[in-house]
RNA sequence: GAUAAAGGCAAAACCGGCAAAAGCCGGCGACGCAAAGCUAUGGGCCUAAUGCCAUGAAAAUGGCAACGGCUGCCAGGCCGCCGAA
Repeated sequence: GAUAAAGGCAAAACCGGCAAAAGCCGGCGACGCAAAGCUAUGGGCCUAAUGCCAUGAAAAUGGCAACGGCUGCCAGGCCGCCGAA
């Protein structure tokens, strides 16, 4: 980062599975992506099982909070294809 070339990845939906959930894995699919490759390091966001607190006779309800998650939220780090202006 181009009306270039060779390619790559794969949103949502649907199907099956895992998980308390967020979400993840596989199939199908293609919204898009010059890092939509890897990495939870900083920020941000999502969920709240276990736990703590409050109310309640109890069941339950509410609140707090990642040790859970999102890299296709932004940045940092590492690796990578091609080569016009």
Molecule: c-di-GMP-I riboswitch aptamer
Organism: soil metagenome